[in-house]
Molecule: SAM riboswitch aptamer (S box leader)
Organism: Staphylococcus hominis
RNA sequence: UCUUAUUAAGAGUAAGUGGAGGGAAUUGGCCCUAUGAAACUUCAGCAACUGCGCUUUGCGUGAGGUGCUACAUCCAACAGGAUUUCCUGAAAGAUAAGA
Numbered sequence: 001u002c003u004u005a006u007u008a009a010g011a012g013u014a015a016g017u018g019g020a021g022g023g024a025a026u027u028g029g030c031c032c033u034a035u036g037a038a039a040c041u042u043c044a045g046c047a048a049c050u051g052c053g054c055u056u057u058g059c060g061u062g063a064g065g066u067g068c069u070a071c072a073u074c075c076a077a078c079a080g081g082a083u084u085u086c087c088u089g090a091a092a093g094a095u096a097a098g099a
Base pairs, nucleotide, nucleotide: 001099002098003097004096005095006094007093012043014042015041016040017039021032022031023030026077027076028075029074044069045068046067049065050064051061052060053059054058073092078089079088080087081086082085
């Protein structure tokens, strides 16, 4: 980089270091944050892509490899449909497996 799948479920007010940002990027909005952001370490937990087991369209498991643990991927942006607003899809992103 490409392909496929998932993306409104779930799980931390934990401890230590740290010291001002953070919720991917841009714009707008809405939020979190000195009652301590990001990041790192430890512990705990969630899920079940892979792994493993079995009576194999499936079920179970959680000791392995990853991932995740505010808010829908925080919301919108583009297209279509209905229209005070909502629905569907796309794009982008994220994660996994494969190439």